[in-house]
Context: one part of a larger RNA
RNA sequence: UCAUGGCUAAGGAACUCGGCAAAAUGGCCCUGUAACUUCGGGAGAAGGGGCGCUGGCAGCAAUGUCAGCCGCAGUGAAAAGGCCCAGGCGACUGUUUAACAAAAACACAUGGCUAUGCAAAAUCGCAAGAUGACGUAUAUGGCCUGACACCUGCCCGGUGCUGGAAGGUUAAGAGGGGAUGUUAGUCGCAAGGCGAAGCAUUGAAUCGAAGCCCCAGUAAACGGCGGCCGUAACUAUAACGGUCCUAAGGUAGCGAAAUUCCUUGUCGGGUAAGUUCCGACCUGCACGAAUGGUGUAACGAUCUGGGCGCUGUCUCAGCCAUGAGCUCG
Repeated sequence: UCAUGGCUAAGGAACUCGGCAAAAUGGCCCUGUAACUUCGGGAGAAGGGGCGCUGGCAGCAAUGUCAGCCGCAGUGAAAAGGCCCAGGCGACUGUUUAACAAAAACACAUGGCUAUGCAAAAUCGCAAGAUGACGUAUAUGGCCUGACACCUGCCCGGUGCUGGAAGGUUAAGAGGGGAUGUUAGUCGCAAGGCGAAGCAUUGAAUCGAAGCCCCAGUAAACGGCGGCCGUAACUAUAACGGUCCUAAGGUAGCGAAAUUCCUUGUCGGGUAAGUUCCGACCUGCACGAAUGGUGUAACGAUCUGGGCGCUGUCUCAGCCAUGAGCUCG
C1' cells in the first nucleotide's frame, strides 16, 4: 500500500449522479393497526409491551398467576423484515439478451378482426406422405390488443382486402383475307415477263381468361384527422360570422407528459435555498382513443421525488486484527 473484518468522541447524508456501501430492523407471545379497495386485500401496515432464574398456588399437562432473586444486557451466543408518503410504467405469477442489459421489453388471462364445412384452412415435402387432429366453427390457423372499470369519435380520396360484372384494354391459342419464294406451263428471236397446283416462309380481320381500368363495400385493415380574416358598451378574449381547401378536418379524455423545442414556461406545495419531484394552468414545436384513450386496488431485485430510524457515506480521520505485498534475514 492492497484485501477482508472489528471499534470509534461530537455531529448524523453535510458524502454522492444517487444513502452506493455500511449501519439499523429481525424470532415467539400479547396488544393495536390508516388512506384506499376489485371487499379478497392493504397487513407482519404503522405503533406499543413482554421474554431469564427460584419458590407458592391452580392445572394431568401445556400454561397462567402471585411473591422474590441476579446481571450492562434474559429470542443473554448463532440464525431471523428497516419502515412510511407520493408519482411514472407495466394489471398480476411468469419469460428474456448462456458469458456487460431482467426492464417500462416478451408472455399472459380478456377483447376484436380475419381465414377455414373437413380429403378444412395453414404448414413441411419433388412425391408418397405427415402435422393440423384420431380434432370438426364453444374447433383450428393468422394478425392486433393486453386484468378490471368507463369508453373506443370522424374519414373509404390513396394503398390493401372483399364483392361485382355492362363496357375499355389484354397473352398463349384458334383463325387465315392476303403477301413472298419455288416452277409444270405459257408469251417472246433473245434477254426476259407472266405464272396454276403443290411445297415452304410470312401473315390482316375476327374469336380469346384472369388481371388492370371501372362500380360498390370495408378502418379493433395500412393509414389520415386544416388555413386565413373579422366580431361583445374599458381592455383582453371570442360563444358568433365570412372565406379558401379537404376523403374527413382530432370527438371524449388527458396534457411542459417515458411525448414540451423555446424551457429552469407560469402559479402553488415541499426546502433556509429545489434545472429534479408533486398539484394546477393550456401557448399540445410534435397527446389522443385496441399502432388503444383515461383511471385503477393488489403486485415489482422496476424507475423518480420526499420523510422517520440508522449509521465512518461524510466533517476527518484514528486505532486494532488477519492475509498478501514490500524491506531485512
A computed fold for a 329-nucleotide part of an RNA from Mucilaginibacter rubeus, annotated as large-subunit ribosomal RNA, domain IV. The RNAcentral record of the full RNA draws on SILVA. NCBI's taxonomy places the organism under Bacteria, Pseudomonadati, Bacteroidota, Sphingobacteriales, Mucilaginibacter. The coordinates come from a structure-prediction model, not an experiment, and the mean pLDDT is 88. Its Rfam family is "Bacterial large subunit ribosomal RNA".